[in-house]
RNA sequence: AGUGAGGAUAGAGGUGCAAAAACCAUUAGUAUGCAUUUAGAGGAAGAUGAGGUCCAAUGAAGAAUGCUGAAAGGGGGAUUUGCCGAAGCUUCAAGAAACUCAUUGGUCUUGAAGUUGGUUCUGUUAUUGAAAAAAUGCAGGACUGUCAUAUAGGAGACUAUAUGGAGGGCUAUCUUACGC
Numbered sequence: 001a002g003u004g005a006g007g008a009u010a011g012a013g014g015u016g017c018a019a020a021a022a023c024c025a026u027u028a029g030u031a032u033g034c035a036u037u038u039a040g041a042g043g044a045a046g047a048u049g050a051g052g053u054c055c056a057a058u059g060a061a062g063a064a065u066g067c068u069g070a071a072a073g074g075g076g077g078a079u080u081u082g083c084c085g086a087a088g089c090u091u092c093a094a095g096a097a098a099c100u101c102a103u104u105g106g107u108c109u110u111g112a113a114g115u116u117g118g119u120u121c122u123g124u125u126a127u128u129g130a131a132a133a134a135a136u137g138c139a140g141g142a143c144u145g146u147c148a149u150a151u152a153g154g155a156g157a158c159u160a161u162a163u164g165g166a167g168g169g170c171u172a173u174c175u176u177a178c179g180c
Stems, first nucleotide, its partner, number of pairs: 002178003006175006014084001016083005023076002033067006042055003046104006087116010117144007125137004146165008
């Protein structure tokens, strides 16, 4: 010279990522509550089964009419904050709440493994969802950043085109082990 996801610091991609509170639309004239009528024995909690407690012929569940009338989650644009595996998704494990137990499903928190460079469009697509919103996955395109290779131009830095790879990447500086 070179080799190593070696370590540390600082950065870049751009309709860049995520979070917070306020506002707006949707959810919805829905749920709930009250009254009347009907109905006539069950009802309450994610689902099923068992148990316990409570309510119920002084009328349970259900249905109709009238009055009243939300919220969570998700979404929108701007603001603020933190950042560039930012963050998202899948699987597994542990824990927490929901009356107890069993099976099962979901929510939240933490950890591990895998995976995606980023944005966007399309879809008789799958899941979630109240939803023709939106999110995620899958498939197919487009644009874009980065590195490598090839070709062309150039004194050179570099530029253009094409192909390919992945963030354990790339750029800059310092440092370390081996080696010379």

This is a predicted structure of a 180-nucleotide RNA (Lysine riboswitch aptamer) from Mesobacillus maritimus.